[in-house]
Predicted 3D model of a 107-nucleotide RNA (c-di-GMP-I riboswitch aptamer) from Desulfosporosinus acididurans. The organism belongs to Desulfosporosinus, within Bacteria. The model forms 95% of the base pairs in the Rfam consensus.
RNA sequence: UUUCGGUUGGGGUAAACUUCAUGAAAGUGAAGGACGCUAAAGUCAUGGAUCUAAGGCUUGAAGCUGCUGUUUAGUCAGUAUUAAGCUAUGAUGGCCAGACUACAAGA
Numbered sequence: 001u002u003u004c005g006g007u008u009g010g011g012g013u014a015a016a017c018u019u020c021a022u023g024a025a026a027g028u029g030a031a032g033g034a035c036g037c038u039a040a041a042g043u044c045a046u047g048g049a050u051c052u053a054a055g056g057c058u059u060g061a062a063g064c065u066g067c068u069g070u071u072u073a074g075u076c077a078g079u080a081u082u083a084a085g086c087u088a089u090g091a092u093g094g095c096c097a098g099a100c101u102a103c104a105a106g107a
Stems, first nucleotide, its partner, number of pairs: 003107002008104002011038003017032006035094001042100003046097003049092003055087007063079004067074002
C1' cells in the first nucleotide's frame, strides 16, 4: 500500500411514549426518552412493497340555475355541496432489494 475481516472495542444511531412546531392526511422536524440496530438502523426514493388521497377522474344523491314542457313534469345541460371508488405529483430507508461510502484490533 492492497485485499479480507470487523465476534470484541471505540464511536455512531435512537422505537414506543411526552411536549412543541408543521402537514389535507400519511407523516416529518426539534427537545426529552431508549425498544433496538451497527459492516451499515450511514447516504441515494432507482425497483418492489406498504401508508395517505389535498388535487384530479368516475359514479350516485338531494339542492340551485338554465332549457324544454306546462299539470304536479323531464333518459336534458350547467353548477357548488356531499358519499363511494380509483389515482402520487405526498410519504415510509427502523419493510425488502440495488448503488455508493465507512475507525481500531485481527488475518